[in-house]
Context: one part of a larger RNA
RNA sequence: AGCUCCUGAAGGAACUCGGCAAAUCAGUGGUCGUAACUUCGGGAUAAGACCUCCCUGCAGCAAUGCAGGGCGCAGCAAACGUAUUCCUAGCGACUGUUUACCAAAAACACAGGUCCCUGCUCAACUCGAAAGAGGAUGUAUAGGGGCUGACGCCUGACCAGUGCUGGAGUGUUAAUCCUGCCGGUCUUUUCCGCAAGGGAAAGGCUGAGUGGGUGAAGCCCCAGUGAACGUCCGCGGUAACUAUAACCGUGUUAAAGUAGCGUAAUCCCUUGCCUGGUAAGUUCAGGCCCGCAUGAAAGGCGUAACGACUUGGAAACUGUCUCCAGGAGCUGCCCG
Repeated sequence: AGCUCCUGAAGGAACUCGGCAAAUCAGUGGUCGUAACUUCGGGAUAAGACCUCCCUGCAGCAAUGCAGGGCGCAGCAAACGUAUUCCUAGCGACUGUUUACCAAAAACACAGGUCCCUGCUCAACUCGAAAGAGGAUGUAUAGGGGCUGACGCCUGACCAGUGCUGGAGUGUUAAUCCUGCCGGUCUUUUCCGCAAGGGAAAGGCUGAGUGGGUGAAGCCCCAGUGAACGUCCGCGGUAACUAUAACCGUGUUAAAGUAGCGUAAUCCCUUGCCUGGUAAGUUCAGGCCCGCAUGAAAGGCGUAACGACUUGGAAACUGUCUCCAGGAGCUGCCCG
């Protein structure tokens, strides 16, 4: 000096990002007592208070109760074990799951909700070149997929774009097939020509050649569809103080954000403004609202219970601190 512990005057969170760590409480013995809220089950061992030894008497089968008395600093080991309590808001309903080895959470899951697909002679879907297997020895009260996430109250507008579903045929559209034209080549026939050669017709084969006809889905078109992907406006003026604008005008749009909530896990300005709490409060709680850039199953708003979650406050308690000191064991180094 370090590590692991122990003790501490006065104060008691002044420490610190934060009571981290430590300390307190001893808390499944008994008697009493117990709030808000609530899904009536809870909350709850809420909180909080008191008792515990021995002797005598009375009652009682006893447990035990009542009364009186006694001693000490001290009368619970009360299995093992060991975790303070209260107020407050956020998030997630809950028990559960997770980054084996820096994250346990508000993330995942969840019961519940809703949408889509699937009628089984291979369901849909998944694995597999395939055979085959799962789904399932199941059959729509079943199976698969997406989103949301108990419960309560609810879930607004827009189908113009994209997607999906359905439909129709005048458009567009492939290979194929049918049918021409043109070219090449071969064969046959024929015309002109003495010949060489030139011309014509028919046929076979042929061409990244060129027209016409036929030709499905798709696209185009017409509808529907948001718990599909998504999107949900400006400008100007107006009331008998001022301010504000129920109101009016005008432009755009598919429609012009409804109910709620709101400086929020979302607000830049921002330590917004008011109130409370404190002597003093960028945090916190309750209000306010032109919300840079909230908002309704990427759910909105509430919500008892629950949480090694997160925020703020309080009681108790303490070496966290004011401000350090002493001690024990072990270790390192130095000296002898």